[in-house]
About this RNA:
The RNA shown here (transfer RNA) has 73 nucleotides and comes from a Phycisphaerales bacterium. Lineage of the source: Bacteria > Pseudomonadati > Planctomycetota > Phycisphaerae > Phycisphaerales. The sequence is in RNAcentral, with records from ENA and MGnify. It matches the Rfam family "tRNA". About the family: Transfer RNA (tRNA) molecules are approximately 80 nucleotides in length. The family's RNA type in Rfam is transfer RNA.
RNA sequence: CAACCCGAGGCCGAAUGGACGAGGCACCCGGUUGCGAACCGGGAGAUUGGAGGUUCGAGUCCUCCCGGGUUGG
Repeated sequence: CAACCCGAGGCCGAAUGGACGAGGCACCCGGUUGCGAACCGGGAGAUUGGAGGUUCGAGUCCUCCCGGGUUGG
C1' cells in the first nucleotide's frame, strides 16, 4: 500500500429490509435463608463505531471515514 472479514448494553450474543433490537451473565429491588450462595419474582441499562445515500421502512444494502483482525506486497 492492496484485498477480504469483523464492530450491537459492563461482558457474551439473536435478529430474511418489516410492528417495540431477543436471550444469557453481571448489576439494582423484593421474596426465600439464622447470614450467605443457589433458586423465584420484578426493574434499570442500546443514537446497533461515525457521517452520508438508497428505500414507504436500514442493525441488515451502497459510499467514505474510524478501530480491530487475516492474507499478500